[in-house]
RNA sequence: ACAACUAAAUGACGCAACCUUCAUAUAUCCUCGAUAAUAUGGUUCGAAAGUCUCUACCGGAUCGCCUUAAAUGAUCUGACUAUGAAGGCAGAAUAUGUUUUU
Numbered sequence: 001a002c003a004a005c006u007a008a009a010u011g012a013c014g015c016a017a018c019c020u021u022c023a024u025a026u027a028u029c030c031u032c033g034a035u036a037a038u039a040u041g042g043u044u045c046g047a048a049a050g051u052c053u054c055u056a057c058c059g060g061a062u063c064g065c066c067u068u069a070a071a072u073g074a075u076c077u078g079a080c081u082a083u084g085a086a087g088g089c090a091g092a093a094u095a096u097g098u099u100u101u102u
Base pairs, nucleotide, nucleotide: 018088019087020086021085022084023083024082025081026056031047032046033045034044041066042065050057058078059077060076061075062074063073064072
């Protein structure tokens, strides 16, 4: 001087994907049409509206109410979807596997 190896730092693969939490939207809400049942019942189908918003607009439990009629009510609980944010960490010991070295 060159080469190899080792260690450290930085970068790339990777502003990804997935999971969790939080925030915003929406109140899983509201308004209609048709349809079905009747206290062992209270259903089903469709439309509109609501969101700087795609989708969804339901499930379960409990308590009422309606004296047989045509109409259902309250409470609790659970999300999904769209967008945004944060996080998914650090250390030690033991065991096993792979690779490398002696």
Model confidence (mean pLDDT): 76 of 100. This is a predicted structure of a 102-nucleotide RNA (Purine riboswitch aptamer) from Cytobacillus sp. NCCP-133. It matches the Rfam family "Purine riboswitch aptamer". From the family's description: Riboswitches are metabolite binding domains within certain messenger RNAs that serve as precision sensors for their corresponding targets. Allosteric rearrangement of mRNA structure is mediated by ligand binding, and this results in modulation of gene expression. A class of riboswitches that selectively recognises guanine and becomes saturated at concentrations as low as 5 nM. In Bacillus subtilis, this mRNA motif is located on at least five separate transcriptional units that together encode 17 genes that are mostly involved in purine transport and purine nucleotide biosynthesis. Its family is annotated with purine nucleobase biosynthetic process in the Gene Ontology. NCBI's taxonomy places the organism under Bacteria, Bacillota, Caryophanales, Bacillaceae, Cytobacillus.